[in-house]
The RNA shown here (small-subunit ribosomal RNA) has 1410 nucleotides and comes from an uncultured prokaryote. Model confidence (mean pLDDT): 85 of 100.

C1' cells in the first nucleotide's frame, strides 16, 4: 500500500451521470428517448459471535476424563398443531438553511415499509389458586379437571376469477409459493455445577472479613455471597492452605525393551487474547480481531479550534535475529454468508512462486576392454597402486533441450427438450437426454529426433570407530567429542596419493530421550567409598497374632456406556513405485455404571492365649538424687632441730635460700580427688558412673503361679536428657593449669623443656546443645553349625552343704562354619536369611559456607544454597620405592693403624679465557696422566693461503697407450709443461680380441671425522663378585598378585640342613680353566754342578743327583679326633700335612638400572653438502695464559745428602734390531766391530741394602725450579714446539686450613728393572722382582648393600609429594561516595466512560386519563 464480510429491488421510499440517438437553436445551449428503475446512498431483513490469526495472560473447573442441571438458553433447520383481523402516528433518504479546515453536526420541512406502536382474537404458553393422582436421585419432581389474570403476527412474488377504472391500475375471491406469529417436540450449539487427573519452591506455615454458613430481598436464561440487609462465628491448611516462580491444556509428538523421561510446530478438540486498561450497547448468541464509548501510550492529518488509526487476517515493509517465503492466480473444486433464483462476496480454500527445510523416488550411463597405456603416488628399485579405472570397440536413452499429441480433476446449479407426480393453470418436485462451466495448464502423461553427449559432492582414516602411506612443519603453525597429539623419522597438525562411510547430499552447532540400575515403581544404597538423627519418651501416620459370623470400600471376573476424528499397528485399495492418500479392522492399557465372587486386606462382631503387660519370691550392680563421715597425699601457716645449698634438666638458667631455704619433727588450716581391691568386671537409653554411710528412687534378671486378653512395633513434628569447653549471678580456690611473664633451645622458637602463674577446674541456680557424642554399624521380631572365657540367677546328681560334672535363662568378650562383602572383614551381640517403621546419600571443591528464617546473653547452634571451578575426589587391597620406623647381616663403611692428597715447584688432564684456529668427544660417584700404548712435518679431523672437480678410493662404458724408468723448466708445494728409453704376459683361425695397468672423455656415481648415541647394532662403564633374578605345573585370590623365594638354624653365598601347598627347574653363587705354593715322574740343551778330573771362568771332560726348565701326575675332601648343635647342616679346637676349612692371585659379571658412554674404532636408518661440509698441498694451530680444579712427580731433609767400595733379582725385549770387548770424550755420545733370529749373544749397571768417609740443622753439601752459555742424538726439518749432556744460575718450599684418598700381608710403605707405543720424545700406562711393617676393641655413628617386617596421601618412586602467604596477569562474585531505570507494599487527593437507582427540569406521535 492493496485485498481479507457482505448480501437481498421477490421488504421500502427515492433515484443519477458519462456515452449514444432524435428534434430545436440566438450556436452559448435546450428538450426528449436511450443509458436505467442501472450506479451510488438511505430505511429495513439476515449475516457480521462463523471462517482466519496468535499464545500475552492463566496453576484456574482453564484443560482432560467421567458424571449432574429435579437450576438453564438455543437464531437459521426439521416435525406436530393453531393462527396472520383491524388500526395508528412517526422517521432516514430527499429539500432548504446554518456551523466546521476537515471529520462531521445541528435546525426546519416532505415521505414509505416485512421499521415502530396500541386494540381484537388465545388452541397453547405464562402467573396465582387448586379437587385428585404418579414417581423419585428426597434442598423434591411431574401429571392435572376447574376458576381468574396476562401475551401474538407482515407481508412479498407470480397466477386465475369477479368487479371498478382516469386504462397506469385499484378492490375483492380462490389456490400456489416465499415469508410472519404462538405453543410443543427434535436436532445443533452454548451456560452452570461436581468426582478424579496432570509443574517447581517449605530458605513461602499459617491464610481468610463477603471471609464460612443461615434468613429476607435483589439480579441472571439459570444455581450460588453473584449482590445487599440482618444473624451466627465460622471456613481452608502438613494428603501442603497462603505466597512466590514458571506455564495455554489435550488428542498426540520424540525417545525408550518397558516403566518412564522430554515435549505440546504442522493436523484436530477446548480455552484465552485482538495497541494497553476499563465499560457497556445491540443481538438467539459478544462484553465483540477488520463494532461503539472512556482513559493511556504511540503514529498520522490540521486552518491549532480539533480530528483519524490499530495486520496476533493474506501478501508486503522496517526492526530484532544464527534464521524463516510472493505486495502471485482463481473462485474451476470443497466449504461459508446473503438471495426464490440467476448470482454476488469469500487472502477460508484450491493452485502456482521462493527455500535440498523434511520425507520419498530417479539420473549423472551399460557391456566389453592389458600381466595392466600415459600420468600421479609409494618403493626393499624387483615392483606395487590408482586400475577395467581411462582410451578404444559395441550398446541403451531415464532426466534436461526441441517438435507433436494430450487427460482425469466436472458434478451440481442453470438452460433447452421430454416424461412422471401434485395442481384448473401458473408452478413445484423427481427422472432422462443434450447444452454450458478448469485458476492450476498445454500441467500430468504419451510420442518423435539427436546425443554418453549437459549433470558429484561432503565428511572421515591414533583408540573408541570402518579406513595408511609419503612430504612439509618441529610444543611452532595447528588439531581436539573423551583419552590426548605436535619439542626433526607425526597413520593425530597442513598438503598429496590411496582408502573408508554416506551420497544430492554431507558435515557442524544447538536441543530432547537413550545408553545412565547415574533418583533405582519396574530397578540402588548407608562398618571403612557419599550416607544411621548423640540418646531415649511419645503425637499423627505406617505396619500388625490365632479364631467365628456378617459386610463388600479395596481386590478379582463378566456385561453395558464412553474413551471424537486424525495419528500408531494390521489387512486391503489408489497415484508406474514410494513418500502420500483412501477404506475396513484392531487398539486407545482410562473413567463411569451394573451383575457376580469372598480367599486376602479393610470394617463390624463371637471367642482364644503363643505377642505385650500385671501380682507374689529372690539375689546382683561405680544406675540416679540427697545429707553426713573418713584416712593418705600436695600446699600454706606457726614452732622446734639444723646449715648452705636446694631445685630443675640432655646440659643449664630464670626462680628459691644466711631476713635461715631444702631436709626433718610436732601442731594447725583449707580445698580437691578417692591409691590398693580394679578385672576386654558391673550398671545405665545415651552422655556417663568408683572411699564409707543415711534417706528417697529408676531399670534389668531368675524362679514359680494366677490374672488382663492384641492392650503391640516403629515413629514425621513435638517436648525431654545430653561429655568437655564456654556464658550469667553468687560462693569457693589446695593442687593442676589456657592466657601471660621469665629462663633455656634455636638461624629464628610467639613451640616442644624449665621456673612461675590468671581465668577455669569445685559448689548452687540458670543458659549453651555441640564431639572421632564411634561398634564411624537406627529400633523391633523371627530363623540360621559350633568352641571357649567371664558376670548374674536357677535346676539335676549327692543324707545336708560346698567343689567337680551335666544342664536352663539373661548379659559381656574371643575364635570360627555356612552365608554375605569391592576387599578388609562380619559371622546367634551379623555386615547372614526375611518382615515392619523411621532417618539419611546421589562426583570433588566452593561449604556445612552465604543469604533468609528459628534458637541463644554472647560464643555460636539448627535449617541450608548458588555463581564459579576441576577430571577427578574417594574405598580396599597389590607390587615396588622411601622413612631422622623396627629386627637380622655384610663391605677398608666407620673405628684402630700406616702412608698420602689439599700448602710449594714442576709434569699432565680439564674448566675458563684468548685466538684466524686454539679440531672433536668424555662431565657427580661411574669426565678430568680419559679416547692419546707416545700432536715438530705426518698424524689432523681445526685455521690461513694456493690448487682440483667423475675426483685421493670402488664399479660400469667409449677412445688411446703395455706397465714402467730417466732427465730438464716453473712453483712454497700440490700441480703444470717438455723430452727420452721401452715393449712384454694370456688366447690366437695370426686379422685381432680379452684381461691386468696407465692416460683422455661422458655420465651413472664416488666422497664427507657433516647432524642425530634421544632412530640403532656392536662394544664398554656402573650398581656389583652384591646374592640375587625368574620360570613350569600345582594351590590360594574376582583381580593386581601371592605361594615356591617366607620361617628355625647355617654360610663368603637363594651355601647347605630342617620345617612348610607346594613340587621341580633355569640364569646367577660355588666348581670345572690359568697361575703361584709341596711332592713324584718323564726329558737333560743353550740350563745345573753333589761327587771325580780340569779352568781365570760349568771353561772343558763327565754326570741327572740337586736347582731350573716344561709335559704328565699326586695332594686338601671338614677326610680323621674331641666338643657344640636338632642324631642335621654347620661351627670351634686338635692331629697329620708344603698347604686347612673358599690355601694366595687371575679369568669369569644373573634379571635388570642409569633414553649412562661411544654415529670420531667399526657398522648402520634418516637428514644435510655435491666446483663443496669432498680432495691435494704449504705454513700455522691442537704446545696460547690473569686464573680455577683433578691426577701425579720432586721435595722440604740426618731412618738424610754426597763420595768411594762391595753384593743379591725377576720378568721381559732384540736382525730396517739389541749391540759386547776395545779406543776417544768430564758427559750426552762418537768410533769400532765380536756375538746373537737368542735358557747360548746383547740390552744389563739392578736400586734400596751393606762397609768406610764427609756434611751437623743451616733455606744448608737439603731442594732442584728458572735462566744464561756450550753441546749430543734422532729426524727432510727441533723457531713456534723434542729428549739428553756439561758449565754456570740456584726460585718456591722448613711437612701443609677446611676438607679428603689408599691400604688388612708378602699387603701398605719404600727401592730399582723391563715392556708396549715409538725415527726421536714418560713423572703416564702395563708388568717384574728387592726390602718389608702397623692395626682391627667393636658395629653406636657416616657411606653403600642384602633379607624380613611396618607406615605411606610416593610410583619420572623422598632430588618424591605437598600447604599457605606474597609478586604479576586473568576469570567469576562481592563491597563502594553515589547516579539511573524497572517493579512493588502502605496511605492520601482527584476521579472518565458505563450500568443500576433516586430526584428535578425539558420534549413528545401512537397508549392511558380528562
Nucleotide at each position: 500500500u492493496g485485498c481479507a464480510a457482505g448480501u437481498c429491488g421477490a421488504g421500502c421510499g427515492a433515484g443519477a451521470a458519462a456515452g449514444g440517438g432524435a428534434u430545436c437553436u440566438u450556436c452559448g445551449g435546450a428538450u426528449c428517448c436511450u443509458g436505467a428503475g442501472u450506479a451510488a446512498a438511505g430505511c429495513g431483513g439476515c449475516g457480521c459471535a462463523c471462517g482466519g490469526g496468535u499464545g500475552a495472560g492463566u496453576a484456574a473447573c482453564a484443560c482432560g476424563u467421567g458424571g449432574g442441571c429435579a437450576a438453564c438458553c438455543u437464531a437459521c433447520c426439521c416435525u406436530u398443531c393453531g393462527g396472520c383481523g383491524g388500526g395508528g402516528g412517526a422517521u432516514a433518504a430527499c429539500c432548504a438553511c446554518a456551523c466546521g479546515a476537515a471529520a462531521g453536526u445541528g435546525u426546519g420541512g416532505c415521505u414509505a415499509a416485512u421499521a415502530c406502536c396500541g386494540c381484537a382474537u388465545a388452541a397453547g404458553a405464562c402467573c396465582a389458586c387448586a379437587a385428585g393422582g404418579u414417581c423419585c436421585c428426597a434442598g423434591g419432581a411431574c401429571c392435572a379437571a376447574g376458576c381468574g389474570g396476562u401475551c401474538a403476527a407482515a407481508g412479498g412474488g407470480g397466477g386465475u376469477c369477479g368487479u371498478c377504472u382516469u386504462c397506469g391500475g385499484g378492490c375483492g375471491g380462490c389456490a400456489c409459493u416465499c415469508g410472519c406469529c404462538a405453543c410443543a417436540g427434535g436436532a445443533u450449539g452454548a451456560g452452570c455445577c461436581c468426582g478424579c487427573g496432570g509443574c517447581c519452591c517449605a530458605u513461602u506455615a499459617g491464610g481468610u472479613a463477603g471471609u464460612u454458613g443461615g434468613u429476607g430481598g435483589g439480579g441472571u436464561a439459570a444455581u450460588g455471597g453473584c449482590c445487599u440487609a440482618c444473624c451466627a462465628a465460622g471456613c481452608c491448611u502438613g494428603c501442603g492452605a497462603u505466597g512466590g516462580g514458571u506455564a495455554g491444556c489435550u488428542g498426540g509428538u520424540c525417545u525408550g525393551a518397558g516403566a518412564g523421561g522430554a515435549u505440546g510446530a504442522u493436523c484436530a478438540g477446548c480455552c484465552a487474547c485482538a495497541c494497553u486498561g476499563g465499560a457497556a450497547c445491540u443481538g438467539a448468541g459478544a462484553c465483540a480481531c477488520g463494532g461503539u464509548c472512556c482513559a493511556g501510550a504511540c503514529u498520522c492529518c490540521u486552518g491549532c479550534g480539533g480530528g483519524a488509526g490499530g495486520c496476533a487476517g493474506c501478501a508486503g515493509u522496517g526492526g530484532g535475529g544464527a534464521a524463516u517465503u510472493u505486495u502471485g492466480c482463481g473462485c474451476a473444486a470443497u466449504g461459508g454468508g446473503c438471495g426464490a433464483a440467476a448470482g454476488c462476496c469469500u487472502g477460508a480454500c484450491g493452485c502456482a512462486g521462493c527455500g535440498a527445510c523434511g520425507c520419498c523416488g530417479c539420473g549423472u550411463g551399460g557391456g566389453u576392454g592389458a600381466c595392466g597405456a600415459a600420468g600421479g603416488c609409494c618403493u626393499u628399485c624387483g615392483g606395487g597402486u590408482c586400475g577395467u579405472a581411462a582410451a578404444g570397440c559395441c550398446c541403451u536413452g531415464u532426466c534436461a533441450a526441441g517438435g507433436g499429441g494430450g487427460a482425469a480433476g466436472a458434478a451440481c446449479a442453470c438452460g433447452u427438450u421430454g416424461a412422471a407426480u401434485g395442481g384448473a393453470a401458473a408452478c413445484a418436485u423427481u427422472c432422462a437426454a443434450c447444452g454450458c462451466u478448469g485458476a492450476c495448464g498445454g500441467u500430468a502423461c504419451c510420442u518423435c529426433c539427436a546425443a554418453a553427449g549437459g549433470a558429484a559432492g561432503c565428511g572421515c582414516c591414533g583408540g573408541c570407530u570402518a579406513a595408511c602411506u609419503c612430504c612439509g612443519u618441529g610444543c611452532c603453525a595447528g588439531c581436539a567429542g573423551c583419552c590426548g597429539c605436535g619439542g626433526u623419522a607425526a597413520u593425530a597438525c597442513g598438503g598429496a596419493g590411496g582408502g573408508c562411510g554416506c551420497g544430492a547430499g554431507c558435515g557442524u552447532u544447538g536441543u530432547u530421550c537413550g545408553g545412565a540400575a547415574u533418583u533405582a515403581c519396574u530397578g540402588g544404597g548407608c562398618g571403612u567409598a557419599a550416607a544411621g538423627c548423640g540418646c531415649g519418651u511419645g503425637u499423627a501416620g505406617g505396619c500388625g497374632g490365632c479364631u467365628u459370623g456378617g459386610u463388600a470400600a479395596g481386590u478379582c471376573g463378566g456385561a453395558u456406556g464412553u474413551g471424537a476424528a486424525a495419528u500408531c499397528c494390521c489387512g486391503g485399495g489408489g497415484c508406474u513405485c514410494a513418500a502420500c492418500c483412501c477404506c475396513g479392522g484392531a487398539a486407545c492399557u482410562g473413567c463411569a455404571c451394573u451383575c457376580g465372587a469372598a480367599a486376602c486386606c479393610g470394617u463390624c462382631u463371637c471367642g482364644c492365649u503363643a505377642g505385650a503387660g500385671u501380682c507374689c519370691c529372690g539375689g546382683a550392680g561405680a544406675g540416679g538424687a540427697u545429707g553426713g563421715c573418713g584416712g593418705a597425699a600436695u600446699u600454706c601457716c606457726c614452732g622446734g632441730u639444723g646449715u648452705a645449698g636446694a631445685g630443675g634438666g640432655g646440659a643449664a638458667a630464670u626462680g628459691c635460700g644466711u631476713a635461715g631455704a631444702u631436709a626433718u619433727c610436732a601442731g594447725g588450716a583449707g580445698g580437691a580427688a578417692c591409691a590398693c581391691c580394679g578385672g576386654c568386671g558391673g550398671c545405665g537409653a545415651a552422655g556417663g558412673c568408683g572411699g564409707c554411710u543415711u534417706c528417697c528412687u529408676g531399670g534389668a534378671c531368675c524362679a514359680a503361679u494366677a490374672c488382663u486378653g492384641a492392650c503391640g512395633c516403629u515413629g514425621a513434628g513435638a517436648a525431654g536428657c545430653g561429655a568437655a569447653a564456654g556464658c550469667g549471678u553468687g560462693g569457693g580456690g589446695a593442687g593442676c593449669a589456657a592466657a601471660c611473664a621469665g629462663g633455656a633451645u634455636u638461624a629464628g622458637a610467639u613451640a616442644c623443656c624449665c621456673u612461675g602463674g590468671u581465668a577455669g577446674u569445685c559448689c548452687a541456680c540458670g543458659c549453651c546443645g555441640u564431639a572421632a557424642a564411634c561398634g564411624u554399624u537406627g529400633u523391633g521380631c523371627a530363623c540360621u553349625a559350633g568352641a571357649u572365657g567371664c558376670c548374674g540367677c536357677g535346676g539335676g546328681u549327692a543324707u545336708u552343704g560346698a567343689c567337680c560334672c551335666c544342664u536352663g535363662c539373661g548379659g559381656u568378650g574371643u575364635c570360627g562354619c555356612a552365608g554375605c562383602u569391592a576387599a578388609c572383614g562380619c559371622a546367634u551381640u551379623a555386615a547372614g536369611u526375611c518382615c515392619c517403621c523411621c532417618g539419611c546419600c546421589u562426583g570433588g571443591g566452593a561449604a556445612g559456607u552465604a543469604c533468609g528464617g528459628c534458637c541463644g546473653c554472647a560464643a555460636g547452634g539448627c535449617u541450608a544454597a548458588a555463581a564459579c571451578u576441576c577430571a577427578a575426589a574417594g574405598g580396599a587391597a597389590u607390587u615396588g620405592a622411601c622413612g631422622g620406623g623396627g629386627g637380622c647381616c655384610c663391605g677398608c663403611a666407620c673405628a684402630a693403624g700406616c702412608g698420602g692428597u689439599g700448602g710449594a715447584g714442576c709434569a699432565u688432564g680439564u674448566g675458563g679465557u684468548u685466538u684466524a684456529a686454539u679440531u672433536c668427544g668424555a662431565u657427580g660417584c661411574a669426565a678430568c696422566g680419559c679416547g692419546a700404548a707416545g700432536a715438530a712435518c705426518c698424524u689432523u679431523a681445526c685455521c690461513u693461503g694456493g690448487g682440483u672437480u667423475u675426483g685421493a678410493c670402488a664399479u660400469c662404458c667409449g677412445g688411446g697407450g703395455a706397465a714402467u724408468c730417466c732427465u730438464c723448466c716453473u712453483g712454497a708445494a700440490a700441480g703444470g709443461g717438455a723430452g727420452g728409453g721401452g715393449u712384454g704376459c694370456c688366447c690366437u683361425u695370426c686379422g685381432g680380441c680379452u684381461g691386468g695397468c696407465c692416460c683422455c672423455g661422458a655420465g651413472a656415481c664416488a666422497g664427507g671425522u657433516g647432524c642425530u648415541g634421544c632412530a640403532u647394532g656392536g662394544c664398554u662403564g656402573u650398581c656389583g663378585u652384591c646374592a640375587g633374578c625368574u620360570c613350569g605345573u600345582g594351590u590360594c585370590g574376582u583381580g593386581a598378585g601371592a605361594u615356591g623365594u617366607u620361617g628355625g638354624g647355617u654360610u663368603a653365598a637363594g651355601u647347605c640342613c630342617c620345617g612348610c601347598a607346594a613340587c621341580g627347574a633355569g640364569c646367577g653363587c660355588a666348581a670345572c680353566c690359568c697361575u703361584c705354593a709341596u711332592c713324584c715322574u718323564u726329558a737333560g740343551u743353550u740350563g745345573c754342578c753333589a761327587g771325580c778330573a780340569u779352568u781365570u771362568a760349568g771353561u772343558u771332560g763327565g754326570g741327572g743327583a740337586c736347582u731350573c726348565u716344561a709335559g704328565g701326575g699326586a695332594g686338601a675332601c671338614u677326610g680323621c679326633c674331641g666338643g657344640u648343635g636338632u642324631u642335621a647342616a654347620a661351627c670351634c679346637g686338635g692331629a697329620g700335612g708344603a698347604a686347612g676349612g673358599c690355601g694366595g692371585g687371575g679369568a669369569c659379571g644373573a634379571c635388570g638400572u642409569c633414553a649412562a658412554g661411544u654415529c670420531a674404532u667399526c657398522a648402520u636408518g634418516g637428514c644435510c653438502c655435491u666446483u663443496a661440509u669432498a680432495c691435494c698441498c704449504a705454513g700455522g694451530g691442537c704446545u696460547a695464559c690473569a686464573c680455577a680444579c683433578g691426577u701425579g712427580c720432586u721435595a722440604c731433609a740426618a731412618u738424610g745428602g754426597c763420595c768411594g767400595g762391595u753384593a743379591c733379582a725377576g720378568a721381559g725385549u732384540g736382525u730396517u734390531g739389541c749391540c759386547a770387548a776395545c779406543c776417544c770424550g768430564c758427559g750426552a755420545g762418537g768410533g769400532g766391530g765380536a756375538g746373537c733370529u737368542a735358557a747360548u749373544c746383547a740390552c744389563a749397571a739392578a736400586a734400596a741394602a751393606c762397609c768406610g768417609g764427609c756434611c751437623u740443622c743451616a733455606g744448608u753439601u737439603c731442594g732442584g725450579a728458572u735462566u744464561g752459555g756450550a753441546g749430543u742424538c734422532u729426524g727432510c726439518a727441533a723457531c713456534u714446539c723434542g729428549a739428553c749432556u756439561c758449565c754456570a744460575u740456584g726460585a718456591a718450599g722448613g711437612c701443609g686450613g677446611a676438607a679428603u684418598c689408599g691400604c688388612u700381608a708378602g699387603u701398605a710403605a719404600u727401592c730399582g728393572c723391563g715392556g708396549a707405543u715409538c725415527a726421536g720424545c714418560a713423572u703416564g700406562c702395563c708388568g717384574c722382582g728387592g726390602u718389608g711393617a702397623a692395626u682391627a676393641c667393636g658395629u653406636u655413628c657416616c657411606c653403600g648393600g642384602g633379607c624380613c617386617u611396618u607406615g605411606u596421601a610416593c610410583a619420572c618412586a623422598c632430588c618424591g609429594c605437598c600447604c599457605g602467604u606474597c609478586a604479576c596477569a586473568c576469570c567469576a562474585u562481592g563491597g563502594g561516595a553515589g547516579u539511573u531505570g524497572c517493579u512493588u507494599g502502605g496511605a492520601c487527593c482527584a476521579g472518565a466512560a458505563g450500568u443500576c437507582g433516586c430526584u428535578g427540569g425539558g420534549c413528545u406521535a401512537a397508549c392511558c386519563c380528562g